[in-house]
Context: one part of a larger RNA
RNA sequence: CAAACGGCUAGACGGUAAGACCCCGUGCACCUUGACUAUAGCUUCGCAGUGACAACCUUGAUCGAAUGUGCAGGAUAGGUGGGAGGUGGUGACACACAACGACCAAUCCUGAAAGACCACUCUUUCGUCUAAGGAUGCCUAACCGCCGCCCCGAUCAUUCGGGGGGGACACUGCGAGGUGGGUAGUUUAUCUAGGGCGGAUGCCUCCUAAAGAGUAACGGAGGUGUGCGAAGGUAGGCUCAAGCAUUGAUUCUGCUCGUGAGUGUAAUGGUAUAAGCCUGCCUGAUUGUGAGACCGACUGGUCGAACAGAGACGAAAGUCGGCCAUAGUGAUCUGGGAGUCCCGUGUGGAAGGGCUCUCGCUCAACGGAUCAAAGGUACGCCGGGGAUAACAGGCUGAUGACUCCCAAGAGCUCUUAUCGACGGAGUCGUUUGGCACCUCGAUGUCAACUCAUCACAUCCUGGGUUGAAGAACGUCCCAAGGGUUCGGUUGUUCGCCGAUGAAAGUGGUAUGUGAGUUGGGUUUAGAACGUCGUGAGACAGUUCGGUUCCUAUCUACCAUUGG
Numbered sequence: 001c002a003a004a005c006g007g008c009u010a011g012a013c014g015g016u017a018a019g020a021c022c023c024c025g026u027g028c029a030c031c032u033u034g035a036c037u038a039u040a041g042c043u044u045c046g047c048a049g050u051g052a053c054a055a056c057c058u059u060g061a062u063c064g065a066a067u068g069u070g071c072a073g074g075a076u077a078g079g080u081g082g083g084a085g086g087u088g089g090u091g092a093c094a095c096a097c098a099a100c101g102a103c104c105a106a107u108c109c110u111g112a113a114a115g116a117c118c119a120c121u122c123u124u125u126c127g128u129c130u131a132a133g134g135a136u137g138c139c140u141a142a143c144c145g146c147c148g149c150c151c152c153g154a155u156c157a158u159u160c161g162g163g164g165g166g167g168a169c170a171c172u173g174c175g176a177g178g179u180g181g182g183u184a185g186u187u188u189a190u191c192u193a194g195g196g197c198g199g200a201u202g203c204c205u206c207c208u209a210a211a212g213a214g215u216a217a218c219g220g221a222g223g224u225g226u227g228c229g230a231a232g233g234u235a236g237g238c239u240c241a242a243g244c245a246u247u248g249a250u251u252c253u254g255c256u257c258g259u260g261a262g263u264g265u266a267a268u269g270g271u272a273u274a275a276g277c278c279u280g281c282c283u284g285a286u287u288g289u290g291a292g293a294c295c296g297a298c299u300g301g302u303c304g305a306a307c308a309g310a311g312a313c314g315a316a317a318g319u320c321g322g323c324c325a326u327a328g329u330g331a332u333c334u335g336g337g338a339g340u341c342c343c344g345u346g347u348g349g350a351a352g353g354g355c356u357c358u359c360g361c362u363c364a365a366c367g368g369a370u371c372a373a374a375g376g377u378a379c380g381c382c383g384g385g386g387a388u389a390a391c392a393g394g395c396u397g398a399u400g401a402c403u404c405c406c407a408a409g410a411g412c413u414c415u416u417a418u419c420g421a422c423g424g425a426g427u428c429g430u431u432u433g434g435c436a437c438c439u440c441g442a443u444g445u446c447a448a449c450u451c452a453u454c455a456c457a458u459c460c461u462g463g464g465u466u467g468a469a470g471a472a473c474g475u476c477c478c479a480a481g482g483g484u485u486c487g488g489u490u491g492u493u494c495g496c497c498g499a500u501g502a503a504a505g506u507g508g509u510a511u512g513u514g515a516g517u518u519g520g521g522u523u524u525a526g527a528a529c530g531u532c533g534u535g536a537g538a539c540a541g542u543u544c545g546g547u548u549c550c551u552a553u554c555u556a557c558c559a560u561u562g563g
Base pairs, nucleotide, nucleotide: 001563003561004560006558007557010555011554012553014550015549022385023384024383025382027381028380029377030376031375032374035186036185037184038183039182041179042178043177044176045175046174047173048172049171051139053137054136056134057133058132059131060130063127064126065125066124068122078121079120080119081118082117143166144165146164147163151161153160154159189201190200191199198218202224203223204222205221206220207219225366226264227323228322232282233281234280235279236278237277238276240260242256243255244254245253262271263270265328267326268325269324286309287308288307289306292303293302294301295300298367311320312319313318334360335359336358337357338356339355340354342353343352392439393437394435395434396433398432400428401427402426403425404424405423409419410418446520447518448517449516451512452509453508454507455506456505459483460482461481462478463476464475465474485499486498487497488496489495526544527543528542529541530539531538532537
């Protein structure tokens, strides 16, 4: 040097299992409830199975009877119409005659005149009869239930009949209302320097925006979800704010200035020919349209001369289809209102629809999934992701550690023995972070044990210097050869304590090391406490318990054997 055999386990981001953590999916399952919508069940009412008889109450109708008080007036005048006589006693009846007695008309009063008589009718009340409804009582034949006992028939096998108990209730069916996690089906948004919590989601103005337009961020500032019948149209007129002077002071007046005022409201742009302020008259805050342009993925948004009709103001020319401009908003479906020459299922109508105008949405998650919707999962599952977090690595180096520069000052004096403010320049990659670049078809995570190896910014062992007398300390330089402890408590690293020692170094090595060990902690499933939650459950809160796989192919290393 090459090989064989035997070991060891540092590496092959070793093997095993399409990561259980995390995120995503308009995925799934189960659980909860004050989610939504159903529903079993329960409950209330109505109708039916469901009948008899009474009295009561309410309502309606028929018949009869009664009832009716303003003042005035004989006096308790319901209303209207007809109306001059009506009724009663005696007498079997008829005729004649005479006399008597009662009421009323005529008189008074009244808007209206008589219960003299007749008819119709109103208010209120009562009675009769009838119909409907309500509630009650009682009954028995529906219906329910009992029979150990008795009787009868067929045979005690058990049914049937009869009997005593309830009873038109209960019960059942149908319909409607209420309740209803008992059960079921579902929903429970997105952006996001991982997700959650917080915040936001439409529209307008400015900056960022890089002198056309446009342009992002959980970049920096603010507004808005309207207001106004004048704050609109037109004709005419006017000029603001600030400063100075005059005056004790103000109004006023004069000068300077030049938009600094005002504009319903945010900001920007505009604005004194005013778009600002005042006055007169009005309603163009019109109907039918619209050449042509601008913005823009689409939906859509914006400007607009001109024509026709009817007008307003102005002497006229002319101006006027809201407001100085840019925010003040919502598609489609569906439903309502008004109009209309339209369609209208054999025909005529109607129902319904079309067309024009118009109304109803914090559909604000504002291009609006539905008329209608919240949570838990550590019992979890599936599909994916290193598109995205936790460990480790990488980049960075704010933070951290260390070094250097300047030297105000402290050090009795004296910047630099020692310390060094205000500042400045770096190095490192051991802290806490930032980013999200490899890895989610898996890179096992704290600590301990074992075994180490390296750096030097050196703890000991060597040296310079000192504000080094000696001893001991301080500080600086060179130096990595060697060394760098044992216990108590805690899962601890760390820390505290005890005892030694020359010293009990600081760090890197996937915060070295689980195909080397342990498994105390963290971080599954069981259980409990405190707190939170209505609850299912949750908690960088606590507590007891909790499966640690791999026979070594290659590289590396160790040993042996022969060549």
The part of an RNA shown here (large-subunit ribosomal RNA, domain V) has 563 nucleotides and comes from Triticum turgidum subsp. durum. The organism belongs to Triticum turgidum, within Eukaryota. The RNAcentral record of the full RNA draws on Rfam. Model confidence (mean pLDDT): 82 of 100.